[in-house]
Context: one part of a larger RNA
RNA sequence: CCCUCCUUAAGGAACUCGGCAAAAUGACACCGUAACUUCGGGAGAAGGUGUGCCCUCGGUACGUGAAGCUGAACAAGCGGAGCGGAAGAGGGUUGCAGAGAAACGGGGGUAGCGACUGUUUACCAAAAACCCAGCACUCUGCGAAGUCGCAAGACGACGUAUAGGGUGUGAUGCCUGCCCGGUGCCGGAAGGUUAAGGGGAGCUGUCAGCCGCAAGGCAAAGCAGCGAACCGAAGCCCCGGUAAACGGCGGCCGUAACUAUAACGGUCCUAAGGUAGCGAAAUUCCUUGUCGGGUAAGUUCCGACCUGCACGAAUGGCAUAACGACUUCCCCACUGUCUCGAGGAGGGACUCA
Numbered sequence: 001c002c003c004u005c006c007u008u009a010a011g012g013a014a015c016u017c018g019g020c021a022a023a024a025u026g027a028c029a030c031c032g033u034a035a036c037u038u039c040g041g042g043a044g045a046a047g048g049u050g051u052g053c054c055c056u057c058g059g060u061a062c063g064u065g066a067a068g069c070u071g072a073a074c075a076a077g078c079g080g081a082g083c084g085g086a087a088g089a090g091g092g093u094u095g096c097a098g099a100g101a102a103a104c105g106g107g108g109g110u111a112g113c114g115a116c117u118g119u120u121u122a123c124c125a126a127a128a129a130c131c132c133a134g135c136a137c138u139c140u141g142c143g144a145a146g147u148c149g150c151a152a153g154a155c156g157a158c159g160u161a162u163a164g165g166g167u168g169u170g171a172u173g174c175c176u177g178c179c180c181g182g183u184g185c186c187g188g189a190a191g192g193u194u195a196a197g198g199g200g201a202g203c204u205g206u207c208a209g210c211c212g213c214a215a216g217g218c219a220a221a222g223c224a225g226c227g228a229a230c231c232g233a234a235g236c237c238c239c240g241g242u243a244a245a246c247g248g249c250g251g252c253c254g255u256a257a258c259u260a261u262a263a264c265g266g267u268c269c270u271a272a273g274g275u276a277g278c279g280a281a282a283u284u285c286c287u288u289g290u291c292g293g294g295u296a297a298g299u300u301c302c303g304a305c306c307u308g309c310a311c312g313a314a315u316g317g318c319a320u321a322a323c324g325a326c327u328u329c330c331c332c333a334c335u336g337u338c339u340c341g342a343g344g345a346g347g348g349a350c351u352c353a
């Protein structure tokens, strides 16, 4: 010096990202117990008091229950020996200390997030992530939809719309506004477009043959190749619907008898211009915004304000009792975390053998 422990004056979080670690609390009985609340809870809330041993009531209450007796098929009844044995009350006694050791909750308050119990990154993350009951949309009429498989077949389900699949949201309470222009989905079928296929105008190759002295030219049928019009569905275009489908939810200028502000007006644009509620927020850049609270002093915290860079309603909004090895802030208790160190024990390290 390192590891694991123990103690520590005065102070008591001044330590630190942060009370991390440690300390403290701790059992049982009784008294007592707030806000809030979904009336269950919160609650072991909080906060207190008692605790040994001896004597008496008392070997009492109570528990257990032998022999014996009655009965006698079994049972049942009576019976109380023996054994176990309180609570509570009164009195006494004793140590520094009586839950004498060990085991054995620290508590309270405020916010955020998630309702909750659960689940998870086996080996750096346990969470505000996932799940969840509940809610909604949507598909599916049964040889269901969906899924696996080339198929047979299987699951779904020996189920049948109070069922099954998919998606989103995520207890509960109060609610969930406007936009269907784009994309998707659903419905429509008049018109436009449109494939294979049908169709075959026409063109081309070949060639009997014909013309020509020849070179060569023309060319029927057939056989081939190409091929215009026209007829051809769904889809797309088109017409509607649909947002708890994907998504979206404006700008400028002016105006009131102080000023300021603008209920009001004008104008441009849009599919429609953000309703309720919330708001410097797990969201606020400017920002340590401003005001209030808490501190002697507070970039955090709590309550407000609203100028929302860039909240907002099932990619849910806002509340919410209970719950949480979650996150933030404060208080009480407590402490070697610290002021600031010190002493001690054991084991290493080091030296020698």
Stems, first nucleotide, its partner, number of pairs: 001348008010339002014337001019334001027051005036041001038171001052093006062084003068078003094098001106332004111327002113324002118130002134169007146155003172319004177249003182246002184242005191237003197231002202226005209218003250268005277311001278308001289305005
Model confidence (mean pLDDT): 89 of 100.
The part of an RNA shown here (large-subunit ribosomal RNA, domain IV) has 353 nucleotides and comes from Betaproteobacteria bacterium RIFCSPLOWO2_12_FULL_64_23.
Taxonomically the source falls in Betaproteobacteria (Bacteria, Pseudomonadati, Pseudomonadota).
The full RNA is in RNAcentral, with records from ENA and SILVA.